[in-house]
RNA sequence: GGAGUUGGCCAGACAGUCGCCGCUGGCGCGUUCGCAAGAGCCGCCAGGGGAGGAAAGUCCGGGCUCCAUAGGGCAGAGUGCCAGGUAACGCCUGGGCGGCGUAAGCCGACGGAAAGUGCAGCAGAGAGUAGACCGCCUAAGCCUUUCGGGGCCGGUAAGGGUGAAAGGGUGCGGUAAGAGCGCACCGCGCGCCUGGCAACAGUGCGUGGCAUGGUAAACCCCACUCGGAGCAAGACCAAAUAGGGACCCAACGGCGUGGCCCGCGCUGGGUCCGGGUAGGUUGCUUGAGCGCUGUGGUGACGCAGCGCCUAGAGGAAUGACUGUCCACGACAGAACCCGGCUUAUCGGCCGACUCCCCAU
Numbered sequence: 001g002g003a004g005u006u007g008g009c010c011a012g013a014c015a016g017u018c019g020c021c022g023c024u025g026g027c028g029c030g031u032u033c034g035c036a037a038g039a040g041c042c043g044c045c046a047g048g049g050g051a052g053g054a055a056a057g058u059c060c061g062g063g064c065u066c067c068a069u070a071g072g073g074c075a076g077a078g079u080g081c082c083a084g085g086u087a088a089c090g091c092c093u094g095g096g097c098g099g100c101g102u103a104a105g106c107c108g109a110c111g112g113a114a115a116g117u118g119c120a121g122c123a124g125a126g127a128g129u130a131g132a133c134c135g136c137c138u139a140a141g142c143c144u145u146u147c148g149g150g151g152c153c154g155g156u157a158a159g160g161g162u163g164a165a166a167g168g169g170u171g172c173g174g175u176a177a178g179a180g181c182g183c184a185c186c187g188c189g190c191g192c193c194u195g196g197c198a199a200c201a202g203u204g205c206g207u208g209g210c211a212u213g214g215u216a217a218a219c220c221c222c223a224c225u226c227g228g229a230g231c232a233a234g235a236c237c238a239a240a241u242a243g244g245g246a247c248c249c250a251a252c253g254g255c256g257u258g259g260c261c262c263g264c265g266c267u268g269g270g271u272c273c274g275g276g277u278a279g280g281u282u283g284c285u286u287g288a289g290c291g292c293u294g295u296g297g298u299g300a301c302g303c304a305g306c307g308c309c310u311a312g313a314g315g316a317a318u319g320a321c322u323g324u325c326c327a328c329g330a331c332a333g334a335a336c337c338c339g340g341c342u343u344a345u346c347g348g349c350c351g352a353c354u355c356c357c358c359a360u
Base pairs, nucleotide, nucleotide: 001356002355003354004353005352006351007350008349009348010347012325013324014323015322016321017320018319020050021049023047024046025045026044027043028042030041031040032039033038052331056342057341059340060339061338062337063336064230065229066228067227076226077225078224079223080222081095082094083093084092085091096110097108098107099106100105111221112220116219117218118215119214133160134159135156136155137154141152142151143150144149168186169185170184171183172182173181187210188208189207190206191205192204193202194201195200234282235281236280237279244273245272246271247270248269249268253267254266255265256264257263289308290307291306292305293304294303295302296301326329
């Protein structure tokens, strides 16, 4: 200098003007309540705050709330190498194993296929208690012969061929030809030993000729986890109308018709209480919070000290305009809160590491 890997950070900047939503303080001889102190609402003034790294998808996990719940099991759903972190997780960290890459590093639903069941197109002789198409072989047995051989019965898994995959590999021996048939080495299984908390590893020791093809995001088996619904959860205050309950009174009443009586028609009245509706208030943002320093740990993370307060609406605010500058500005807008994952995203900055080239 070039190419790359990985972790973190920023998300146009500054100034001015006019707005919008909360908060705090002050003022008002505005208004309501109250004896008052004061409180609520309204208006004005001042100060300060006002989206994100994903606020998104709503895919996981939790807090919170209500309902349900003695305990256990079945069903169902999910997770799935090991250890740790965490409130918890399907997340994160470290490690193991496998794959990719020269490397930094990246990726992996990564338990079980010698409990059982199922499935596998095409090709191929044969696809799981293997198989004989070509080839190889005629040792034994039978037939035949012109004595060279030919045929039958057969053998074989070395070689060819099919396939994603053909039932360990290489070599030597062996044989009619072959074959773990025998042996050596490699591989594999099992047991032990050693290292490691473990997954697992080993140029360790012994043993078995090798038995056990693939598929579990197919059923299934094993282990572990899981009650349901969600802030429109829930809590509080509480009209009018209708209905409910208790008590008291009346039943000679009240209302209508009618000038009045009779008659006729309709009908109890009052007070208090509780539930619910409209409406209002709350839940609502101080929290598994953020920053700095120290400290334990490889790390995720934990602990301690100090400091900080950083949107909270309810048709729902965070905007518009002007000026200057530059690298000309992407994806995108909170709605109970938090931890993750995934997806979208202009450009820029910082740290660590790898490989290649050049110079010294």
Molecule: Bacterial RNase P class A
Organism: Halomonas sp. A3S